[in-house]
Molecule: c-di-GMP-I riboswitch aptamer
Organism: Gammaproteobacteria bacterium
RNA sequence: CGCUGAUCUUGGUAAACCCGACGAAAGUCGGCGACACAAAACCACCGGUCUUAGGGACUGCGAGUUCUAUGACAGCGGGGUUGCCAGC
Numbered sequence: 001c002g003c004u005g006a007u008c009u010u011g012g013u014a015a016a017c018c019c020g021a022c023g024a025a026a027g028u029c030g031g032c033g034a035c036a037c038a039a040a041a042c043c044a045c046c047g048g049u050c051u052u053a054g055g056g057a058c059u060g061c062g063a064g065u066u067c068u069a070u071g072a073c074a075g076c077g078g079g080g081u082u083g084c085c086a087g088c
Stems, first nucleotide, its partner, number of pairs: 002088004012037002018031005035075001041081003045078003048073003054068005
């Protein structure tokens, strides 16, 4: 330096539920709590998924149906960057 993650070390992160706040929502942050994770560390570049405020279309003119991210998800997959230990 590369590959591997069965074993070893220090450990690390923190799902769902619930509570509070922000948000139109998806979701995010904080607290509790541990489902799981060898990159579940960071990044929206590609695909995918979620939401639909705003905008467009339809409409019996209700706020119903539908389309659309500029919003979100890194714990959906790919990709990029960085990193601990051990083995080869």